[in-house]
RNA sequence: UAAUCUGAGAGUUUGAUUCUGGCUCAGAAUGAACGCUGGCGGCGUGCUUAAGACAUGCAAGUCGCACGAGAAAGUAGCAAUACGAGUACAGUGGCGCACGGGUGAGUAGUACUUGGGUAACGUAUCUUCUCGCGGGGGACAACUAGGCGAAAGCUUAGCUAAUACCGCAUAUUGCGCGAAGAACUUCGGUUCUUUUCGUGAAAGCCGUAAGGCGCGAGAUGAGCGGCCCCAGGCCUAUUAGCUAGUUGGUGAGGUAACGGCUCACCAAGGCUUUGAUGGGUAGCUGGUCUGAGAGGAUGAUCAGCCACACUGGAACUGGAACACGGUCCAGACUCCUACGGGAGGCAGCAGUUAGGAAUUUUGCGCAAUGGGAGAAAUCCUGACGCAGCAACGCCGCGUGAACGAUGAAGGCCUUCGGGUUGUAAAGUUCUUUUAGUUGGGACGAAAAAAAUGACGGUACCGACAGAAACAGCACCGGCUAACUCUGUGCCAGCAGCCGCGGUAAUACAGAGGGUGCAAGCGUUAUUCGGAAUUACUGGGCGUAAAGCGCAUGUAGGCGGUUCGAUAAGUUCGAUGUGAAAGCCCUGGACUCAAUUCAGGAAGUGCAUUGAAUACUGUCAAACUGGAGUACAGGAGGGGAGAGUGGAAUUCCUGGUGUAGAGGUGAAAUUCGUAGAUAUCAGGAGGAACAACAGAGGCGAAGGCGACUCUCUGGACUGUCACUGACGCUAAUAUGCGAAAGCGUGGGGAGCAAACAGGAUUAGAUACCCUGGUAGUCCACGCCGUAAACGAUGGGUACUAGAUGUCGGGAGUACUUACCCUCCCGGUGUCGUAGCAAACGCGUUAAGUACCCCGCCUGGGGAGUACGGUCGCAAGAUUAAAACUCAAAGAAAUUGACGGGGGCCCGCACAAGCGGUGGAGUAUGUGGUUUAAUUCGAUGCAACGCGAAGAACCUUACCUAGGCUUGACAUCCCACGCAUAGCCAUGAAAGUGGUGAAACCCCGCAAGGGGCGUGGAGACAGGUGCUGCAUGGCUGUCGUCAGCUCGUGUCGUGAGAUGUUGGGUUAAGUCCCGCAACGAGCGCAACCCUUGUCAUUAGUUGCCACCAUUAAGUUGGGCACUCUAGUGAAACCGCUUGCCGAUAAGGCAGAGGAAGGUGGGGAUGACGUCAAGUCCGCAUGGCCCUUACGCCUAGGGAUACACACGUACUACAAUGGCCGGUAUAGAGCGUCGCAAAGCCGCGAGGUAGAGCAAAUCGCAAAAAACCGGUCUAAGUUCGGAUUGGAGUCUGCAACUCGACUCCAUGAAGCUGGAAUCGCUAGUAAUCGCGGAUCAGCAUGCCGCGGUGAAUACGUUCCCGGGCCUUGUACACACCGCCCGUCACUCCAUGGGAGCUGGUUUUGCCUGAAAAGAUUGAGCUAACCGCAAGGAGGCAGAUCUUAAUGGCAGUACCGGUGACUGGGGAGAAGUCGUAACAAGGUAGCCGUUGCGGAAGCAGCGGCUGGAUCACCUCCUUU
Repeated sequence: UAAUCUGAGAGUUUGAUUCUGGCUCAGAAUGAACGCUGGCGGCGUGCUUAAGACAUGCAAGUCGCACGAGAAAGUAGCAAUACGAGUACAGUGGCGCACGGGUGAGUAGUACUUGGGUAACGUAUCUUCUCGCGGGGGACAACUAGGCGAAAGCUUAGCUAAUACCGCAUAUUGCGCGAAGAACUUCGGUUCUUUUCGUGAAAGCCGUAAGGCGCGAGAUGAGCGGCCCCAGGCCUAUUAGCUAGUUGGUGAGGUAACGGCUCACCAAGGCUUUGAUGGGUAGCUGGUCUGAGAGGAUGAUCAGCCACACUGGAACUGGAACACGGUCCAGACUCCUACGGGAGGCAGCAGUUAGGAAUUUUGCGCAAUGGGAGAAAUCCUGACGCAGCAACGCCGCGUGAACGAUGAAGGCCUUCGGGUUGUAAAGUUCUUUUAGUUGGGACGAAAAAAAUGACGGUACCGACAGAAACAGCACCGGCUAACUCUGUGCCAGCAGCCGCGGUAAUACAGAGGGUGCAAGCGUUAUUCGGAAUUACUGGGCGUAAAGCGCAUGUAGGCGGUUCGAUAAGUUCGAUGUGAAAGCCCUGGACUCAAUUCAGGAAGUGCAUUGAAUACUGUCAAACUGGAGUACAGGAGGGGAGAGUGGAAUUCCUGGUGUAGAGGUGAAAUUCGUAGAUAUCAGGAGGAACAACAGAGGCGAAGGCGACUCUCUGGACUGUCACUGACGCUAAUAUGCGAAAGCGUGGGGAGCAAACAGGAUUAGAUACCCUGGUAGUCCACGCCGUAAACGAUGGGUACUAGAUGUCGGGAGUACUUACCCUCCCGGUGUCGUAGCAAACGCGUUAAGUACCCCGCCUGGGGAGUACGGUCGCAAGAUUAAAACUCAAAGAAAUUGACGGGGGCCCGCACAAGCGGUGGAGUAUGUGGUUUAAUUCGAUGCAACGCGAAGAACCUUACCUAGGCUUGACAUCCCACGCAUAGCCAUGAAAGUGGUGAAACCCCGCAAGGGGCGUGGAGACAGGUGCUGCAUGGCUGUCGUCAGCUCGUGUCGUGAGAUGUUGGGUUAAGUCCCGCAACGAGCGCAACCCUUGUCAUUAGUUGCCACCAUUAAGUUGGGCACUCUAGUGAAACCGCUUGCCGAUAAGGCAGAGGAAGGUGGGGAUGACGUCAAGUCCGCAUGGCCCUUACGCCUAGGGAUACACACGUACUACAAUGGCCGGUAUAGAGCGUCGCAAAGCCGCGAGGUAGAGCAAAUCGCAAAAAACCGGUCUAAGUUCGGAUUGGAGUCUGCAACUCGACUCCAUGAAGCUGGAAUCGCUAGUAAUCGCGGAUCAGCAUGCCGCGGUGAAUACGUUCCCGGGCCUUGUACACACCGCCCGUCACUCCAUGGGAGCUGGUUUUGCCUGAAAAGAUUGAGCUAACCGCAAGGAGGCAGAUCUUAAUGGCAGUACCGGUGACUGGGGAGAAGUCGUAACAAGGUAGCCGUUGCGGAAGCAGCGGCUGGAUCACCUCCUUU
C1' cells in the first nucleotide's frame, strides 16, 4: 500500500538417552460409493465401468418471389359448378446438411500450448467498390403407358419447364507467353507502371411503376481455413544402434499451395548417449485440487484446439468433408423374407439391456437467447429455455422463546449421606419463520402502438389456526475434546499407529452420562499436505544407507593476470501478445449467502526493439605467479633380467653308540635291535632370506627386505635459464590389480585344504596329535575379486601452536665437524578455533570455500531371479518384483553378566577339632496306598517347618445319623412355662411323651432391662477360591557397606561429578588430594547384659569381730560375699619409641580389672525375589445358602515296597558296671510346687508341714574325683524288637500315650562318592530348667559345669564389596541367538510343453475406388450440306490397394507334471555357530569338505579381550 499477509506438530525402535530412519495420525478436497438417519428453500451437478448391444419416439430442413405438374375428404348448390386450393403430397432447381449436439477409442506427435512465417496458399455466405446480365440450343425428372419383384426397388417407351445443362458474343486491375522501367528482397524472386498477342462470364424473379431481390467478372475488408518453423510439457537403457523413399540432387506428375507428396534416374547419405529406434501409458490447454511458496497431483461440469462416429478401406459432391443422423466395397453382429434377395448403425435427447460400488424423465416449450431456409409471413431447431428425479455438492432457514426447584417421577451411579440426568420436564406467559388453508399476484416482452409466457397462478404480498407437524450420527486408552456401571474372561470381539481382552476391561458388548458435528454424521476409495522422506528453494556419504581397489585419459563441466573489440548470456526500458470464463480487488442485483453482473488487477511467459558493459562467453594482443622444460646434487626393500652366497629343515652315504625316541593336558597312532633318537664327517635338492629392523624408506594402488651387475620409472632439494595457461576433474574406454582358483609345461625341501589313522566327546564329519595329496615355487596365458580400510574420491586456496622422525638445503663459525636458528618436501603424536548425534577430526581436517566425478534414500526378500555382457570353468558385472515386518540401525548412558583384568573381605579355602552320609530308633518330607490318609511350606531362604505338644476335643478330612433365621450377632412380634424332674428310643446329637410350677433385676406406677421358648424376614455362617487384587507380619541377599538428596559444575541428553584417586579402617571409618560444597538413611555411638571399682541400702542375703547352736540356728553386725539402684572407668589418652606424608592410622611398650568397636545381645539402609502367609488376624472381588453352614458318633491325619532331610543312641577301656565323695546357674510353683515320715524292687501310693516364694518346694545336678570290677569279646559294649506283669493321667490309652519291673538282646566293630559346623570360655563333652501341657519331648527355648587344637597364607572353590574392560543381554547368561529337518499357509523363479495377444517379414489372393492404357459396343447439345468428326459413356487390361490365407521372427501374458530357494506360522526334532577372550577371537575374499549351524587351508582386516615388551606422545 485497492487487487503483496504468510510456514505449528504428534505417536511409535530403548531400562532410559541423543541421532539416523521408516511407518502412522491430526488438515483440505472429490462427478464419488456404502451404513444409519432425514424438515424446507435457492444455485449447481449427475455412466469415472462395456468407444458393449440397442426396442420406440423425436434430434435438418427450408424456399411457389427459380420451375413444371397438381389432388382428395368436406362445404354450398337440383345440377353444372364454386369453395377447399394453385392448398397438401411427390418431383426438377437453389441454399443448408462440413454449424449446432456427443464421445475420448486412437494419438508421445500429420496432436496441443506459446510466439513467429506463408515473397508457397484458399475462401460460399457477409461488407465496401468497379463493370456487366446480349443472343441462341438440346435434354432429363415429375407425369402417362407397359414390364419384373414378396419387398427394397429396378427397367422400357413417350411428353415437358426452369435461376437445371450447353455453345456464341462482349470484358476490367482476371489468367497465360513475352518486352521496357521503378521500388523492395530471405538474392530464389515479389510488387507496381507502360505495352503486343492469346484466353475466360452471366439468369432471371417480384412489382402498375419507382425500384427491390438475384446472377456474372474483378478488386477490398472482416472472419474462417490449409501449410511451415523455434521452444515447451510422461515412464523405461534389463530397448543402443535405427533408416532404401530412407537423406539429398535433377526432371516429371500432382495439389488451393511448399515439399519424396508421388514417380524415373543419380549420389550415399540422414537420425542417435543433449537418448535415436523400440516398449508401456496417455487426448492437449485455459484451468481444478493441494501447498507459505517452489512444487506435486489432475484435465468431470464451463471455454479453446484435436481426433473419432459399428470395425477396416475408398472416393464423390461441395467454398470447405474423404462427411455422426450421405455414397461404394469388405468384415462382424442384429432384423425382415415368399429363400430368390433386402434393411440397419443412439460416442444426438429421452429410454432399454448388460457391466458395475455407482450416475436421472421414453416431460413442457420454441415465450427468451442463438442457428438454418425464405423478400416476407412463416417453418424447423431434444441447440437452448424450463420443469421432474437424487442430501451428490455449496449456501441459507427451521425444529420454538421467556419464566419455571418440591431440584418431581423414572433411569444411572453411590462411600447409602447423596450425586447426576436437570430448568431439562411438568406448569405459566408469548411468538408463528417454515410446512398447511385461503385472498391478491408479477419482472422476465425487445427503439411508437398492438400481439406473443413453456416456466406458472410460480416468486412475492396479505389473512387464518395452532407449539402445533419436524434430530440424528459418530466418538469418549494415548495421539484427540469427552467416564462410570454391568456382562464377557486371550473367548466373543476391537484396532488408523502404539496396542486392548487370560475374573475387578474408562480399549470388546450393553446401559447411564459426556464430547464433537448437525439435515446430516460416519466409513471406504483417491489426491496434495504434514514429508527438509528425491532436498532448485531445501538433504547426505569415517562408524547410521552411501567414495568406484588403483591409475591413465576421450567427450563433457570448470578454469590465473592485464589491455582492447563485440554484445550471445546478464541487467533496465518500450511495444505486441498472453481468448473468454476462473483466482484476486472494488462496486452492483437476488431479504443474506451460495450464485450472478460490471469495471479493474494479475497472468511471474513468449516475441520484437532501444540502451548499459561490471561479471561470464567469443575474437585479438600481451604477462608469469599455475603447469612444464633445462642444469647441478644426493636418498630409497620402486620395477625387470642375469648371476652369486651363508645359516637352517629334510633326505642319502659312512663312522661312534644303545634302547628307547617322538608327541600330549594326559595319551595313542608313528619311528626304532633289520640299530632309531643323539653325535661326527661328506653329499643332494628345493624354498625362504634371522640379527640390522625403526608407527624408518619407496611405490598410484596391489605391494616391495641376503649380495653383485645390467636396463629402467618416479619423487625431492638447489639454481631461476627457457616455454607462456600448455591447467583441474573425468561418464564411456584402456591398463594395473593380494590370496585362492583355472589351463599347458617344469619343479617339489619344508608347510599343508582334501584324505587316513590316533585321541577328546553323549556324539566330534572339529579344536589336539601322527602322517599326507593338490597347492605353495618357476615360465607363459586366464580370472578381476578382499575388512582391495584411513571403512575418509581427486584438485586448489585459506585458517593457533607444541613435539618426534626421514631426505635435501641455508645462516653463524678463519677452516672442518657437532650443537643452535631457519627454509622446502614426506611421515607420526598431542592440541586451539571450528565442526560433529556422539565417538572423535583438527594445516596429512571429518574446519572455511570453490571445481569436477562416483554413490545413498526403512529392514528383509537380495547383491537374489530373469535378461544382457565377460570368462575354459569357478564365477564376475549390470540388476528388479511379488510378498512380508514396524521396525532395522549409529553413538553414548545406567545396570546386569563374562569359562575378562586389578584390589579387598568372609570358617570361603587352607591349618585343625568334631560330625553327617553306613546301623537301629525318633521326627519331618516325597512317593505309594486309602472312604479319608485335611491344608500349607519346595534350591540356598521347604523337609524336629506352621504344630510352645492329633487318644475324644483340637480337626479344617472321610463314613453315618440329624438341624434349617440356624452353634454365634442385631432388629420385630408373641409367650413367661428360666420347662426342673421322670419315661421311651437312639451310638450320640436329637426325637416323642408325661409334667409340678408360673422366672430374675430396676421402678410408687406406667414401663424398662436381662434371660429363655416359639414365629416371620432382613440376615447369620463358610479353615470355600484368588498371597498374581491387598493390609499387616516374616524370610533372604546381609549386620554386607552400602543407598540417596539439595545447591553448584560438566554433558544437547540419558546421566556424570560428589560416592572416583593416594593411604587407612570392621565400616562411604578417618586423613590427604580433587568442581565440588554440604546433608539424609545406613556404619559407629547412645540401649540391655557381662568383666573392675566406688557409693547407697541391708531382708528372706552374708558372718570378720562378740556370744550361742547339731546347723548363720539365734542375739548382734552390715566390714566382706551377694542383691539392685546411682556413678566412675578405655580415649590411640601416655611415650625411649618405630613405620607413615608433619595426617589418618598401624606396630611395640608402660600403666590398668579390661587395649585398640573388651565379650555377648537387641538394633536389619535404598531395595531384590509378583519370595511366604486369604488355614493367626484384617480385607476387595467371586462362589455356597434344607448347604461348601451347624450338631453328633466312629474313623483318619500315627497307613508302608521305597527315597531324602534333621536328630538321638551307639559301635566301647579317655569305656561299661558297682560303691563312696564334691561343686552350679537360670528358672518355675495356689486349678500349683509339695517336704519330713510310712508302704512298694520300681514307676508310684499314702500323707499333708511349708510356700503366692532371695524365707517353702521342684531339687538328686551330671560329667569330675576316690576305690573296686570287667580285659578286647558282638562282650558286664550296644540297646532295638518282642513276651509277661504293672503305675500314672484322663469320660475313655484297641487303632493311638508316657513311665516301671522281669525276661528277650536286632543291626552295629567308626561308615563309599560326597558333604556340614566351629577361631575361645569357642568347638567338643556333661547335666539342669522352662514354654506348650490332664497326660505325652531324642524337638524347641534357656542355664551353667569341664574345657581344647589350629590359622603358613589368599594360588584355587563359594559368596560379597569397589574400580576398570567387552557386550548383539535389560524378563538382564536360567539372557540372547544360528542353520538343517518335519508340518501348514502365501507369493515367486525354472520347467517337457499347451494356449492367447501384439508386432513384423516373405509369398499367394486382389472388393470398392483412383490412375494409366484401351475402348470392336453405345452416344442429345459443338463443327459439318452430307458422310463423318470433336467430345463423352459402358466394357476390358495393368498398377496401387482393404480383408483373407500360408510359412516364419520378435515381444508380452495365462496355464503346466515336477522342481529351486524365499517369507510367515503353536510350546516340534538335531545340535550350539555368533554376542563376554562366547569357552578354537571374530570377520572379508577364495578353494575343498561336512546332517546342520559350520570346519579346515591361503592371504587380508581390527570393527579382538588379556598380559608383557618396544616405540611415540602428554605433564613435571
Molecule: small-subunit ribosomal RNA
Organism: Oligoflexia bacterium